[in-house]
RNA sequence: GCCCGGAUAGCUUAGCUGGUGGAGCGCGCGGCUGUUAACCGCGAGGUCGCAGGUUCAAAUCCUGCUCCGGGCG
Numbered sequence: 001g002c003c004c005g006g007a008u009a010g011c012u013u014a015g016c017u018g019g020u021g022g023a024g025c026g027c028g029c030g031g032c033u034g035u036u037a038a039c040c041g042c043g044a045g046g047u048c049g050c051a052g053g054u055u056c057a058a059a060u061c062c063u064g065c066u067c068c069g070g071g072c073g
Stems, first nucleotide, its partner, number of pairs: 001072007010025004019056001027043005049065005
């Protein structure tokens, strides 16, 4: 230098034939219990890596860039 994969909640990640962004763990509140843990219920938390483009509408499609991993020279 070229090619491929990845970046989504505090952590691990699902969602990529465009149409309201989900789960587990963790966190907060409540129930249960003599108390804690466990268990059960509810809730908060996301500018979907950054900047543009296409579109009525983009995590998703297109372009460039950044970072991480791998391959080729």
The prediction has a mean pLDDT of 82. Transfer RNA from a Candidatus Nanoarchaeia archaeon, 73 nucleotides, folded computationally.